[in-house]
RNA sequence: GCAAGGGCAGGCGAUGAUGUCCGCCUGAACCGCCCACCCGGGGCUGAUGACAUCUAGCGGGGA
Numbered sequence: 001g002c003a004a005g006g007g008c009a010g011g012c013g014a015u016g017a018u019g020u021c022c023g024c025c026u027g028a029a030c031c032g033c034c035c036a037c038c039c040g041g042g043g044c045u046g047a048u049g050a051c052a053u054c055u056a057g058c059g060g061g062g063a
Base pairs, nucleotide, nucleotide: 009026010025011024012023013022016054017053018052019051020050021049032044033043034042035041
């Protein structure tokens, strides 16, 4: 601004925090995977988007 669109600021990336980097959204971005599926039921991985650290959780070993 009617809108398209632009600017500023902000938000988001399957559970927390800090730092760095990457990506996405602007009313959206985002809200994990597999089997089965009428209702409904069963199984699996990970605190990251990525990296480092902390915290929590889980598993193993030692004192």